[in-house]
Context: one part of a larger RNA
RNA sequence: CGGUCCUUAAGGAACUAGGCAAUUUGACCCCGUAACUUAGGGAUAAGGGGUCCCUCCUCUGCCGCGUUGUAGCUUUAUGUUGCUGCGCGGCGGAGAGGGCGCAGAGAAACGGCUCUGGGAACUGUUUACCAAAAACACAGGUCUGUGCCAACUCGUACAGAGGACGUAUACAGACUGACGCCUGCUCGGUGCCGGAAUGUUAAGGAAGUCGGUCAGCCGCAAGGCGAAGCUGACAACCGAAGCACCGGUAAACGGCGGCCGUAACUAUGACGGUCCUAAGGUAGCGAAGUUCCUUGUCGGGUAAGUUCCGACGUGCAUGAAUGGCGUAAUCACUGGAGCAGUGUCUCGAGGACCGACUCGGUGAAAUUGAAGUCGCGGUGAAGAUACCGCGUACCCGCAGCAAGACGGAAAGACCCCGUGAACCUUUACUGUAGCCUGGUAUUGGUGACGGGUACCACAUGCGUAGGAUAGGUGGGAGGCGUUGAACCGGCCGUUCCGGCGGUCGGGGAGCCACCGUUGAAAUACCACCCUUGUGCUAUUCGUUUCCUAACCCCGUCCCGUGAAGCCGGGCGGGGGACCGUGCUUGGUGGGCAGUUUGACUGGGGCGGUCUCCUCCUAAAAGGUAACGGAGGAGUGCAAAGGUCGGCUCAGCACGGUUGGCAAUCGUGUGUCGAGUGCAAGGGCAUAAGCCGGCUUAACUGCGAGACACAACGGUCGAGCAGAUGCGAAAGCAGGCCCUAGUGAUCCGGUAAUCCCGUGUGGAAGGGUUAUCGCUCAUCUGACAAAAGGUACUCCGGGGAUAACAGGCUGAUCGCCUCCGAGCGUCCAUAGCGGCGAGGCGGUUUGGCACCUCGAUGUCGGCCCAUCACAUCCUGGGGGUGUAGGCGCUCCCAAGGGUUCGGCUGUUCGCCGAUUAAAGUGGUACGCGAGCUGGGUUCAGACCGGCGUGAGCCAGGUCGGUCCCUAUCUGCUGUGGGCGUACGAGUCUUGAGGGGCCAUCACCCUAGUACGAGAGGAUUGGGUGGUACGUGCCUCUGGUGUACCUGUUGUCGCGCUAGCGGCAGCGCAGGGUAGCUAAGCACGGACUGGAUAACCGCUGAAGGCAUCUAAGCGGGAAGCCGUCCCCAAGAUGAGGACUCGGUGCUCCCCUUCGGGGUGAGCUGAAGACCCCUGGUAGACCACCAGGUUGAUAGGCCGGGUGUGUAAGGGCUGAGAGGCCCUCAGCUAACCGGUACUAACGGUCGAGUG
Repeated sequence: CGGUCCUUAAGGAACUAGGCAAUUUGACCCCGUAACUUAGGGAUAAGGGGUCCCUCCUCUGCCGCGUUGUAGCUUUAUGUUGCUGCGCGGCGGAGAGGGCGCAGAGAAACGGCUCUGGGAACUGUUUACCAAAAACACAGGUCUGUGCCAACUCGUACAGAGGACGUAUACAGACUGACGCCUGCUCGGUGCCGGAAUGUUAAGGAAGUCGGUCAGCCGCAAGGCGAAGCUGACAACCGAAGCACCGGUAAACGGCGGCCGUAACUAUGACGGUCCUAAGGUAGCGAAGUUCCUUGUCGGGUAAGUUCCGACGUGCAUGAAUGGCGUAAUCACUGGAGCAGUGUCUCGAGGACCGACUCGGUGAAAUUGAAGUCGCGGUGAAGAUACCGCGUACCCGCAGCAAGACGGAAAGACCCCGUGAACCUUUACUGUAGCCUGGUAUUGGUGACGGGUACCACAUGCGUAGGAUAGGUGGGAGGCGUUGAACCGGCCGUUCCGGCGGUCGGGGAGCCACCGUUGAAAUACCACCCUUGUGCUAUUCGUUUCCUAACCCCGUCCCGUGAAGCCGGGCGGGGGACCGUGCUUGGUGGGCAGUUUGACUGGGGCGGUCUCCUCCUAAAAGGUAACGGAGGAGUGCAAAGGUCGGCUCAGCACGGUUGGCAAUCGUGUGUCGAGUGCAAGGGCAUAAGCCGGCUUAACUGCGAGACACAACGGUCGAGCAGAUGCGAAAGCAGGCCCUAGUGAUCCGGUAAUCCCGUGUGGAAGGGUUAUCGCUCAUCUGACAAAAGGUACUCCGGGGAUAACAGGCUGAUCGCCUCCGAGCGUCCAUAGCGGCGAGGCGGUUUGGCACCUCGAUGUCGGCCCAUCACAUCCUGGGGGUGUAGGCGCUCCCAAGGGUUCGGCUGUUCGCCGAUUAAAGUGGUACGCGAGCUGGGUUCAGACCGGCGUGAGCCAGGUCGGUCCCUAUCUGCUGUGGGCGUACGAGUCUUGAGGGGCCAUCACCCUAGUACGAGAGGAUUGGGUGGUACGUGCCUCUGGUGUACCUGUUGUCGCGCUAGCGGCAGCGCAGGGUAGCUAAGCACGGACUGGAUAACCGCUGAAGGCAUCUAAGCGGGAAGCCGUCCCCAAGAUGAGGACUCGGUGCUCCCCUUCGGGGUGAGCUGAAGACCCCUGGUAGACCACCAGGUUGAUAGGCCGGGUGUGUAAGGGCUGAGAGGCCCUCAGCUAACCGGUACUAACGGUCGAGUG
């Protein structure tokens, strides 16, 4: 010093994030018990009382015994049995009375309580090992699916299984979460459900079209045409789901506005206007677990309330089963308040045991470049034991403390980086299981209906004109009719509603064409067709009916079989070519998988940027960076190109109708200020500017040579050949005054072509030339094709790069100075000071990114500090717009001091109450190998907001593991060694160092000076406090586990009595010594010296003046002393006094005087070992003693404490009481006394 315990005066939560911890409470009996309530609860509510021992007493329960001896009834052969009663005994209970103690559940086990919020209804469950919760679950509610071989799930499975041997009151999925009152509006988006007309749409089917080939044909040839077949391509049409489309659906995913105006004060806005929407938030609640501003405002509680409760509503950003609002009960949940009691605290103290320490035994670990391992200032990769300088320091331990060794531990978890990883998400990309869907196979029969196609038959055909419903062309003058014409009636079909066609009946002889109208002439008649339709047949497609034999299911039946629920067969029943399954098609498909999700960047993200052109930066060649400063391009033009010819602009002055500064006209002047398609620069009047004529060189094939340049690319270019335009010609012309107007490769298209052509010929295809298709703009272009989250995270790296701290800087910040516009009645400067200027500091916010990412722990609190001074108080002064008092301002001054509470994690701040004052800063925003852990900043969870989502938020909220035995330095103590020139003992000096240093109130001076008064001093003297410090224990107390007493339970000493052990020292009441504070005493003083600001004397420079220059004074709590402590390792080792002593033998040397680093003996003064001890002490040391002795123990006496022992006697029924007896006992205290123990040893000068 720590751990685990015990006690504690006065106060009583003042502690703290928070009553954390520890107290209190506690058992049983009795009394009593509120709001509220789901009537069960709440409730052990709360709050009270009792509890031990004894029994002459009363009542009573149970058990046993008793005798006929007593009473009654009953029974019996019999007091034989039973009941009641009686008596006795035992075990209780209630009462009454009595007894003792501080205390009677005497110890132990054994709820503190109440009021008021939030949340979740509840009991339950959970992160084994930091979160137990408000999270999960839960009964209850709702929606959705599912009709049984159920849906759903597991599974490769037409196997099997769960669901379930269940059947919609069931099962599955989802949301909500008891109960009560409720659950608004919105279907535009997304999802789901329904619809199936239309559009779109795959495989497959398929009419047809085109191509290749070529028997053949044409052609002198070149070459052309080209049937069938084979083959390639395209493809009308048919063709499902899906999507589109139309509806429904929100207890599906979700969503639920803005602006302006308006009422007889103001304010507000019932009301109105307007815009938008799918619809604009209803009830309820509301600064909330949701409110940023915010500690909102008001009220309550408190002395004081960032929390809490009640309200208000301006809801940043409430809100109705992502449920809203209430709610009794419950809760190791989370706020606030109170009562009780408390060591949490003021403020500590004492004690017990176990560690630590000493000795003996045994004996790890991390760590460790090597170490002979100081302080300060400086320097330095920017915070040095090691470098520089100065200082300090004899050598070595032991016990302690933790400030440093950027201490140990863990290749930082934050941050960034990696063309790292892993999980998760989704309307990222690409796939895929599953599901839906068409085709086809398994897969058969039958009928019906519908569509297409074909043959046949029949029907059908309406502009206007016209007798009227004229399909086209051709033929054609006749055709039909008793095998029944006209006409009438019925029925059927059709219709443009007028008719047309058919058929039946009646009827019984005609009807129609040619003729006129028409582009076209008669359905009079025939033929071939067209449109549309009907029918038959065939075929095909689709839909559908029925069948049974594939296939599937069922059976309680039969058989193989002696058993079977397995397998197979039979029989019977049901379904049925569907289902199921294989292959294939389209769709859907984060269910699953693989991946992507750029770079630059004064960290990263957000923002911005990424290619090209012009200028500046750019430092007179060229070139040159930045998230430096400014602008442009991603084209345009058939003339805005070529050529030939011509012209001169802008502006200004003057003149001229409307007409002005400026329109058009004229004259003059006008080197360039205009114009140039487009930015800027450089150009340009000989024009490159402006106008006109003719035109296409905006050509083909090349290209000497240069510029520029990493590659790729870029730029200029005379000249040659061909063909061309203009010009009389020389000539010019391969776009444009120049510099931007862009895109590699691959892949593919088109045109051309002397190229290649898989036996040959062709063809397909390729090559070559030309050209086309990229905001590949991240623009030298990763792929045709790609977004997010991670706080559940991981790995590799980085101090190449952020957050803390340091460093540099000092914009910002703080402070100071200068100037003096003004304020101050007057007056710049008592006090202020515009606009400006200059510094200092290194506490703010920043900038930079220099050490540290193989780790420098981060806010606040606590403990403990230390320094600066720009001073909060106290001290000394100057000025004042100082009467006094109180102030203001400035100067000096760092000695000391600088409070306690309420709120909040707070620092800060606000508030309460004090104070002389409640200072400002630095010290890694001092201090986590010293503590805490409330905040922040891991994993859980809720709310609001954002996001489709995973998730996220310097937003809020509840919860959430703080390790280290100290090697070195440093510091606090305490020893050993050696030195200090012989050895000792005692006493000292003080170089040096440290400590201390505070302040208030009252009284007197004095109600004086001053002042009209109110008020009210300087100064000097005195008294008493507060805080702080030192020591002490007489007193007051605390503690006091070796003292005394009481007492419970139990065990033991055989029992009684009396004692003892254990139960926290069992508990309880006291208490000696010691240690202690809250108790007691004392301290700061007085005073000297030198000074600061300041005030002076004398006094020049400078005939004056001047406190100064020479000289001399005064003058602060400050400085140096005075006071206290340490101190000669003060190696500079000091001084004084006292004690001992200058030997002996041997050896060596000798200048013979002596000397020696030698060996041995003796052994002084003294010291030590050892022993007895100690209010001394970790050990060591120190002190008292060691027989000539009181050192310790014992004993004796006393004191103190406790409180009347045991035993006996008396008394009482007993518990008990009284007397012997203020007894007995009594630790550490005070004194005495050798009874016991202090035995026995060693070292130690003779030297200079």
Large-subunit ribosomal RNA, half B from a Phycisphaerae bacterium, 1248 nucleotides, folded computationally.
Rfam family: Bacterial large subunit ribosomal RNA. Gene Ontology terms of the family: structural constituent of ribosome and ribosome.